Context: one part of a larger RNA
RNA sequence: GAAGAACGCUAGCGGCAGGCCUUAUACAUGCAAGUCGAGCGCCCUCUUCGGAGGGAGCGGCGGACGGGUGAGUAACGCGUGGGAAUAUACCUCUUGGUACGGAACAGCCCAGGGAAACUUGGAUUAAUACCGUAUACGCCCUUCGGGGGAAAGAUUUAUCGCCGAGAGAUUGGCCCGCGUCUGAUUAGGUAGUUGGUGGGGUAAUGGCCUACCAAGCCGACGAUCAGUAGCUGGUUUGAGAGGAUGAUCAGCCACACUGGGACUGAGACACGGCCCAGACUCCUACGGGAGGCAGCAGUAGGGAAUCUUGGACAAUGGGCGCAAGCCUGAUCCAGCCAUGCCGCGUGAGCGAUGAAGGCCUUAGGGUUGUAAAGCUCUUUCAUCGGUGAAGAUAAUGACGGUAGCCGAAGAAGAAGUCCCGGCUAACUCCGUGCCAGCAGCCGCGGUAAUACGGAGGGUGCAAGCGUUGUUC
Numbered sequence: 001g002a003a004g005a006a007c008g009c010u011a012g013c014g015g016c017a018g019g020c021c022u023u024a025u026a027c028a029u030g031c032a033a034g035u036c037g038a039g040c041g042c043c044c045u046c047u048u049c050g051g052a053g054g055g056a057g058c059g060g061c062g063g064a065c066g067g068g069u070g071a072g073u074a075a076c077g078c079g080u081g082g083g084a085a086u087a088u089a090c091c092u093c094u095u096g097g098u099a100c101g102g103a104a105c106a107g108c109c110c111a112g113g114g115a116a117a118c119u120u121g122g123a124u125u126a127a128u129a130c131c132g133u134a135u136a137c138g139c140c141c142u143u144c145g146g147g148g149g150a151a152a153g154a155u156u157u158a159u160c161g162c163c164g165a166g167a168g169a170u171u172g173g174c175c176c177g178c179g180u181c182u183g184a185u186u187a188g189g190u191a192g193u194u195g196g197u198g199g200g201g202u203a204a205u206g207g208c209c210u211a212c213c214a215a216g217c218c219g220a221c222g223a224u225c226a227g228u229a230g231c232u233g234g235u236u237u238g239a240g241a242g243g244a245u246g247a248u249c250a251g252c253c254a255c256a257c258u259g260g261g262a263c264u265g266a267g268a269c270a271c272g273g274c275c276c277a278g279a280c281u282c283c284u285a286c287g288g289g290a291g292g293c294a295g296c297a298g299u300a301g302g303g304a305a306u307c308u309u310g311g312a313c314a315a316u317g318g319g320c321g322c323a324a325g326c327c328u329g330a331u332c333c334a335g336c337c338a339u340g341c342c343g344c345g346u347g348a349g350c351g352a353u354g355a356a357g358g359c360c361u362u363a364g365g366g367u368u369g370u371a372a373a374g375c376u377c378u379u380u381c382a383u384c385g386g387u388g389a390a391g392a393u394a395a396u397g398a399c400g401g402u403a404g405c406c407g408a409a410g411a412a413g414a415a416g417u418c419c420c421g422g423c424u425a426a427c428u429c430c431g432u433g434c435c436a437g438c439a440g441c442c443g444c445g446g447u448a449a450u451a452c453g454g455a456g457g458g459u460g461c462a463a464g465c466g467u468u469g470u471u472c
Stems, first nucleotide, its partner, number of pairs: 001471002005468005012344006018337002020302001025300003029297003034061003039058002042055005068255003077180007086172002091168008099133004109122005139148003153160002181227003188218003193215008230252004234245004257278005280291004308334001310333003316330001317328004347377004357368004381413001383408005391399001416461002419458002421442003427456005437444002
């Protein structure tokens, strides 16, 4: 000098930022991902009989984004520069098509089981759900003869969709060069190991997997092992080189009670999805079930230490929808905290009988000190009253009667803290007597202590000042 700091004393206002660094400990409660009736049938309510609204389902899209955390990871994880054997929902462009049929399953109804969670059987039904046929420029496979493969409709008649193919854009997956902490008191490590052939698998290359064959591959330029750690843009210090660091913000990665697994899907091996195992908690009629805050608040615990169970979708953005709109603890705001940075104030001018009081004194005086009182002014900020935005477009403002502006009153409501032996700016008196104590280093204190404690005075910084720990 710096800070995501803490502690002690103190504290007026505002702006902007920041706020569990420790137990990736356990979590009560509420909310954090829904939406579409312009895909579909059914049920209910209201009805002016035109229609309007609601519910659980089937179906579509989205729940792979956004938000959190840093446990793991020394790795193609990250950074940077390249590469070929790849996928890409929604979006844009181009081109072609959108024909004819069928069988079901929820819901609803009936009958059961269960304490519950939920579940069984029967009958019936719609679709942009499912299946078949037809067609196929281009598409896929091919032994080049041939073979295979699609669609969905809705409507308020404006349109919105659906299918095949190609191109683009965007976003991923994969590979490689180089860089990326400590230890040799870790010296050898490795059998799918290294390479090849055939096969499998994947969107795709590849020991990714498998069968066979060969015996390779890595290593003092530090393999292997052990420890530690998310990486980067950056941050901080420094003249630089370098050191330290990786909070907030941004990019990437990893994780979601612990371990494992796949399903669906364009995309996950999926925080608020599923299955299995485990630990824990809860409910139970003991047969069986439910749960996962490292989302936002909040609670307990841990700790020197880190906030409200707030408002709004007004803006920006996201999901769904033709739209109106709905949802959004993303976000925008407000609340708390001197945690930091920045700004402002706590008054200004005049005022010497140099008042009183305090302290010191050689008792003359000196000092506090123009300081106070007194006189004359001003009103920033705070207070009170009035007015009142921009942010938003014709409308719609959580913030918020906020910011700002106008007026009123009155110096009125607003200064502390550390230090004063040297380093180091700032000195005297009293008390104490190697005691009590101080201390960053040197060192002070044993009867005149500028070093301890108090007082007067002074120096520094200032709504802060000091201490402690960390780092340069």
Predicted 3D model of a 472-nucleotide part of an RNA (small-subunit ribosomal RNA, 5' domain) from an uncultured bacterium. It matches the Rfam family "Bacterial small subunit ribosomal RNA". Rfam links the family to the GO terms ribosome and structural constituent of ribosome. Its mean pLDDT, the model's own confidence on a scale to 100, is 88.